[in-house]
Context: one part of a larger RNA
RNA sequence: CUGGGCGUAAAGUGCGCGUAGGCGGCUUGUUAAGUCGGUUGUUAAAGCCCUCAGCUUAACUGAGGAUCGGCAAACGAUACUGGCAUGGCUAGAGUUCAAGAGAGAGAGGUGGAAUUCUCGGAGUAGCGGUAAAAUGCGUAGAUCUCGAGAGGAACAUCGGUUGCGAAGGCGGCUUCUUGGCUUGAUACUGACGCUAAGGCGCGAAAGCGUGGGGAGCAAACAGGAUUAGAUACCCUGGUAGUCCACGCCGUAAACGAUGAUCACUAGAUGUUGGUUUUGCCUAGCAAAAUCAGUGUCGUAGCUAACGCAUUAAGUGAUCCGCCUGGGGAGUACGGUCGCAAGAUUAAAACUC
Numbered sequence: 001c002u003g004g005g006c007g008u009a010a011a012g013u014g015c016g017c018g019u020a021g022g023c024g025g026c027u028u029g030u031u032a033a034g035u036c037g038g039u040u041g042u043u044a045a046a047g048c049c050c051u052c053a054g055c056u057u058a059a060c061u062g063a064g065g066a067u068c069g070g071c072a073a074a075c076g077a078u079a080c081u082g083g084c085a086u087g088g089c090u091a092g093a094g095u096u097c098a099a100g101a102g103a104g105a106g107a108g109g110u111g112g113a114a115u116u117c118u119c120g121g122a123g124u125a126g127c128g129g130u131a132a133a134a135u136g137c138g139u140a141g142a143u144c145u146c147g148a149g150a151g152g153a154a155c156a157u158c159g160g161u162u163g164c165g166a167a168g169g170c171g172g173c174u175u176c177u178u179g180g181c182u183u184g185a186u187a188c189u190g191a192c193g194c195u196a197a198g199g200c201g202c203g204a205a206a207g208c209g210u211g212g213g214g215a216g217c218a219a220a221c222a223g224g225a226u227u228a229g230a231u232a233c234c235c236u237g238g239u240a241g242u243c244c245a246c247g248c249c250g251u252a253a254a255c256g257a258u259g260a261u262c263a264c265u266a267g268a269u270g271u272u273g274g275u276u277u278u279g280c281c282u283a284g285c286a287a288a289a290u291c292a293g294u295g296u297c298g299u300a301g302c303u304a305a306c307g308c309a310u311u312a313a314g315u316g317a318u319c320c321g322c323c324u325g326g327g328g329a330g331u332a333c334g335g336u337c338g339c340a341a342g343a344u345u346a347a348a349a350c351u352c
Stems, first nucleotide, its partner, number of pairs: 003324004007306002012320001014202004021195003025089003028085004033081002035077003039073005049065006092192001093189003096185005104178007111155001116150006126137002163170002207248006216242002221237004259319006267297014301308002325352003334345004
C1' cells in the first nucleotide's frame, strides 16, 4: 500500500526484437460510448442530522422534514477522450537520391616480430633463479651465438578520455558476403508513432559434452624455499583449461552502480565525422555557422551531501521494470530450465 522513491542509503531487468495492453500530431464532418446537466423512479422501517411535541429535565419515545451518495430510465449539451468516414494535411515516423566515416558482424586467404621445440655449424663450464638460496638444466656438451625447419597463439609501433556496435564486445594485412549510423537534397508515403507484461533472440569469463589442436601461460598437483607452522605469498616444474568446430550453460562490480522515448532550459573550451560560408601566402590552413557523436569546466535548478548540470541526477509528458527495517535469505519447499555445475521464480518460523 490511492503514498514516497530507485547514481552512492532498499530499489533500473545484462542487452535487443516484438505480441497483448497502455499512451499518442494538426484538421473537417458525424455519432453520443466515456463526460456534463436538470427531471422521474428506486435506494423498507428504525437509526444519523434539522425542527417540533410527550413523559418535572435528560436519556427515552413520537411527528414532520432535509442533505449527500449509489443504481436505472427517458430527455438534453458536445469542449475534451473514444467510435465512424480505410475523409483531408505534413511539423512525428519512414522511403528515395547523392555523398561520408568506422577495431560493426561472418567466411576465406596471407604477413612479420617474439616464445618454445627439432636438426646442423661454432664454442666451453657453467646456466637458471632469488632478498638470499635451493629444487631444476648442463661434459651423453647446456646457457650464449649463426643457419635451417616445425608448430601454436597473439597482433608491438600507428593508438588517441579516437572510432564502431543494442549490450556482451570489436585492433596485423587483404578478398568476398553483410548489418547499422551520419550529412545534404526535400522527390515520395501520410501518424504508418512511443513503450512493452508474457514470448523470442543475443549475451564476457569460468564451466560442461563430442571431436581436433596444444607454442606460451597456467587452477589442480609435485618439488625447493620462507615460517613456530605455511595446505600461501617467492622459485623450479606442470595437467585440465586457454585455441578451433559443433552443441549446451545464461551468469558478472553484465557499471555511467544512472530503463526507453519526446520536448524545453546560460555559457566556455577540447576532440571525431559531415555540410555550408568567409579569409589567406589556395590543391592546404584558419575562422564562423550548422547537424550528429564524444570529453572537461560551469550558471540557473536539483541533491542528505558528494556531486549532476543540453550526453541532467534540472523542468514536464508517456510506458515498462523494481524497492518498502537488519538478519534468517536470494536460502528452504514446490514449479520451470539444464547432461551436470547450477540458473530462475521465491517464502516462513525465529530473532534484533
Molecule: small-subunit ribosomal RNA, central domain
Organism: metagenome